[in-house]
Context: one part of a larger RNA
RNA sequence: GGACGAACGCUGGCGGCGUGCCUAACACAUGCAAGUCGAGGGUUAGCUUCGGAAGAACACUGGCGCACGGGUGAGUAACGCGUAGAUCAUCUGCCCUAACACUGACAUAACAGUUCUAACGGACUGCUAAUAUCAGAUGUGGUGACAAUUAUCAAAGUUUCGACCGGUUAGGGAUGAGUCUGCGUCUGAUUAGGUAGUUGGUGAGGUAACGGCUCACCAAGCCGACGAUCAGUAACUGGUCUGAGAGGACGAACAGUCACACUGGAACUGAGACACGGUCCAGACUCCUACGGGAGGCAGCAGUGAGGAAUAUUGCACAAUGGGAGCAAACCUGAUGCAGCGACGCCGCGUGUGGGAAGAAGGAGCUUAGCCUCGUAAACCACUGUCGGAGGGGACGAAAUGGUAGGUUAGAUGCUGAGACGGUACCCUCAAAGGAAGGAUCGGCUAACUACGUGCCAGCAGCCGCGGUAAUACGUAGGAUCCGAGCGUUGUCC
Repeated sequence: GGACGAACGCUGGCGGCGUGCCUAACACAUGCAAGUCGAGGGUUAGCUUCGGAAGAACACUGGCGCACGGGUGAGUAACGCGUAGAUCAUCUGCCCUAACACUGACAUAACAGUUCUAACGGACUGCUAAUAUCAGAUGUGGUGACAAUUAUCAAAGUUUCGACCGGUUAGGGAUGAGUCUGCGUCUGAUUAGGUAGUUGGUGAGGUAACGGCUCACCAAGCCGACGAUCAGUAACUGGUCUGAGAGGACGAACAGUCACACUGGAACUGAGACACGGUCCAGACUCCUACGGGAGGCAGCAGUGAGGAAUAUUGCACAAUGGGAGCAAACCUGAUGCAGCGACGCCGCGUGUGGGAAGAAGGAGCUUAGCCUCGUAAACCACUGUCGGAGGGGACGAAAUGGUAGGUUAGAUGCUGAGACGGUACCCUCAAAGGAAGGAUCGGCUAACUACGUGCCAGCAGCCGCGGUAAUACGUAGGAUCCGAGCGUUGUCC
């Protein structure tokens, strides 16, 4: 000198864009953050001209989603990450294509009745459905033994009747994921030896898959001064800061990967989890209790307490982008889009402009009838109108999906509807210099000097050093210098 997720002191007009718990992965009141589908199913309440039609729906069953999105960085020195490869050792819902979709059956929830319990939540009896479940058939095809042949494995309907939406079995691509390998990845030797499933083999089990992954047996190996092991510290990267570069430091925000979800462990379901707002067990903590027993998990968004030098609203909207489910309409979405707060940062603008010497008054200084300085500064004259104020107008972001009309194989077309931000941005008009400047410094480094007070006191200080009676170094004043809605100080890095 530059930089900062900064803090502190003094000060503070406006806007745009960013950014905001770095500490206690401390504890959390309250609300919201993952639902959707009636075009799978029974069912329920209402309307009724009793024929039925058009709808609606809490709970239940069923499907899909909840493994995404969002948060945090505790752990991890590791194939965790980065990079380059391997997978003839693997899986992949949703998408595309092909073929198929035949015949039956047992239940159960909801519901009704009885009943236990303080609560959470159950128990018994009875009834019923399905795209829930089960059995048989077929075998386009797949799989195993593999030459033929043989064994084995499916299905579901709904409907507005449409070539819709689905189902089953295969094949395919894409995407995503698993696994393996070379190289790279902090400090300490005042850590020198470490290791028995340890290293390898045979066989078996297990997995989507290779493998001591697990087990039985056999052998005695394997790693290590090219630093094993142990200890400390730490999520990694693209990047960020600095620097001429080499390098050094860092890893907030944004993007990719990983790990975690009160602590520890475990599996279930599923295409995918060993699952933040799922389950079970144990523990700590908090809460309820009728003392028998129960409930909970903000490192989601707000918000509270605590800690701390320190970090925001219990806001609006699904209008856009994206996601989930749905044929769709519509629904959900604290993702997201916006608004609020903070000079926290960067950038831009303003606080007037021109003229104006009686060099006014007043302050300060002095070589004191006076001179000099603040100083064109003020007054005064003329003008302008940014921001702020008032009034009027007023957006882009909206393309689509959709609704509707005729029409179509499908499309295409016309009309129409929808804006949180926001009456905001922006434009026009009006009045009006009016409402808008401070901070630090002035001995040298280092731009900027005098007076008074103080008297090694009070104090200053980044270094050198100032102060003991003429202090340009302390305090105040006048003046000056630097920067300016900021200026200084502290901390950290280069």
Model confidence (mean pLDDT): 84 of 100. A computed fold for a 494-nucleotide part of an RNA from an Ignavibacteria bacterium, annotated as small-subunit ribosomal RNA, 5' domain. Its Rfam family is "Bacterial small subunit ribosomal RNA". Taxonomically the source falls in Ignavibacteria (Bacteria, Pseudomonadati, Ignavibacteriota).